[in-house]
The RNA shown here (c-di-GMP-I riboswitch aptamer) has 84 nucleotides and comes from a Pseudomonadota bacterium. The model forms 95% of the base pairs in the Rfam consensus. The coordinates come from a structure-prediction model, not an experiment, and the mean pLDDT is 81. The sequence was found by an Rfam model in a public genome assembly.

């Protein structure tokens, strides 16, 4: 360095929910929390799916990301152990 099982040691992270805080909103950020992850480290380049302030149309509504998800999947790239 490279694989292919496994998860044994030393660890890591943090679903749901609570608080504050921050956005239109989806959500994010922070504390607590521990469902789960062997990349649930990071990256918005695909593919999804979420939200509609604004804009569009327009009777009611509808449509749209330029917004957001990396714990929805692909990809990229970075790390820890044994073992061969």
């Nucleotide at each position: 360095a490279u694989c292919g099982a496994u998860g044994a040691a030393a660890g890591g992270c943090a679903c749901a929910c609570c608080u504050u805080c921050u956005g239109a909103a989806a959500g994010g950020a922070a504390g607590g929390g521990u469902c789960g992850c062997a990349a649930a480290g990071c990256c918005a380049c695909c593919g999804g799916u979420c939200u509609a302030c604004a804009g569009u149309u327009a009777u009611c509504g509808a449509c749209u990301a330029c917004g957001a998800c990396a714990g929805c999947g692909g990809g990229g790239u970075u790390g820890c152990a044994a073992g061969a």